Transfer RNA from a Clostridia bacterium, 82 nucleotides, folded computationally. It was read from a public genome assembly. Taxonomically the source falls in Clostridia (Bacteria, Bacillati, Bacillota). It matches the Rfam family "tRNA". From the family's description: Transfer RNA (tRNA) molecules are approximately 80 nucleotides in length. By type it is a transfer RNA.
[in-house]
RNA sequence: GCGGGUAUGGCGGAAUAGGCAGACGCAACAGACUUAAAAUCUGUCGAGGCAACUCAUGCCGGUUCGACCCCGGCUACCCGCA
Numbered sequence: 001g002c003g004g005g006u007a008u009g010g011c012g013g014a015a016u017a018g019g020c021a022g023a024c025g026c027a028a029c030a031g032a033c034u035u036a037a038a039a040u041c042u043g044u045c046g047a048g049g050c051a052a053c054u055c056a057u058g059c060c061g062g063u064u065c066g067a068c069c070c071c072g073g074c075u076a077c078c079c080g081c082a
Base pairs, nucleotide, nucleotide: 001081002080003079004078005077006076007075010026011025012024019065028044029043030042031041032040046055047054048053058074059073060072061071062070
């Protein structure tokens, strides 16, 4: 230099013929139980906003009524070729 793959909440990891983003699990927080804890059970859990609502899938653009998903450029890591 060329080709291929991966990038999603705090962590793992779903969602791909474009149509509710974050299912499910872990962690965390609150409560119940306990003398107290562990275990177990219940609830909450991306950000901003009083609310309406807005933003959020590595980054920047484009297509579209609508993008994690399609197109272009870029970044990081992994694999192969030279």